[in-house]
Molecule: transfer RNA
Organism: Candidatus Omnitrophota bacterium
């Protein structure tokens, strides 16, 4: 170089045939429960969907540029 795949919450993923308040599990917080602890029951936090533009009334989603990580070939 050249071709694909992948970037969403503190981890791991889902959602991408444009539209409702972005959502699971785990971990975290507070509160029950217990002598405390696990466990279990409630209730909560936390996101500029990797970046920059573009299209459109509306982008996590489609175009297109860069930027990381991985995986092929040279």
């Nucleotide at each position: 170089c050249g071709g694909g795949a992948a970037g969403u919450a503190g981890c791991g993923c889902a959602g991408c045939u444009g539209g409702c308040u972005a959502g699971c599990g785990c971990g975290c917080u507070u509160g029950g429960u217990u002598c405390g602890g696990g466990a279990c029951c409630a209730a909560g936090a936390g996101g500029u969907c990797g970046u920059g533009g573009g299209u459109u009334c509306a982008a996590a989603u489609c175009c297109c540029g860069c930027c990381u990580u991985c995986c092929c070939g040279a």